A computed fold for a 164-nucleotide RNA from an Actinomycetales bacterium, annotated as FMN riboswitch aptamer (RFN element). It was read from a public genome assembly, where an Rfam model found it. Model confidence (mean pLDDT): 83 of 100. Its Rfam family is "FMN riboswitch aptamer (RFN element)". Rfam describes the family as follows. The RFN element is a highly conserved domain that is found frequently in the 5'-untranslated regions of prokaryotic mRNAs that encode for flavin mononucleotide (FMN) biosynthesis and transport proteins.
RNA sequence: CAAGUUCUUCGGGGUCAGUGAAAAUCUGAGCCGGCGGUGAGAGUCCGCGACCCGACGCUUCGAUGCCCGAGCCGAAAUCUCUUUCGAAUCGGGUUGAACAGGCGGCGGUUGAGCUGGUGAAAUUCCAGCACCGACGGUUAAAGUCCGGAUGGGAGAAGAAUCGA
Numbered sequence: 001c002a003a004g005u006u007c008u009u010c011g012g013g014g015u016c017a018g019u020g021a022a023a024a025u026c027u028g029a030g031c032c033g034g035c036g037g038u039g040a041g042a043g044u045c046c047g048c049g050a051c052c053c054g055a056c057g058c059u060u061c062g063a064u065g066c067c068c069g070a071g072c073c074g075a076a077a078u079c080u081c082u083u084u085c086g087a088a089u090c091g092g093g094u095u096g097a098a099c100a101g102g103c104g105g106c107g108g109u110u111g112a113g114c115u116g117g118u119g120a121a122a123u124u125c126c127a128g129c130a131c132c133g134a135c136g137g138u139u140a141a142a143g144u145c146c147g148g149a150u151g152g153g154a155g156a157a158g159a160a161u162c163g164a
Stems, first nucleotide, its partner, number of pairs: 004161007015029004030144002032133002034048004043131002052108003056104005065094006073086005113129005135147003
């Protein structure tokens, strides 16, 4: 002192007005921008995360069947106040269908930028003009309100241990 292992903390931002019965959703003007990478700094380049879809594996719940024990009650036999059979229902074990849920990795889907300038190098800086923003809800249509979310997470920082 590498890798490894364990643990801790952090890890998403953004409004006012007008109209109207009603809109932070329309109109007008604003505001916001996860994470890693990139010869120089990124919402719009490359990749990732989350949301959404799918099948697969594991798992939870659980119908049904089977086994053991008990058994209101009924039937048959009957030397005895017993034996055999059936049986509503109860307890335990096992088998575990369908639907749905949880976890895992895999696959799919997933919005948007150009020009000029400087420079060795910038779709990242400067100038200009643009563009994009899941799903559900909401008395009127949502990037900005409410909700899943005190969630999850790409990752970031640190500590301990070990020690090629």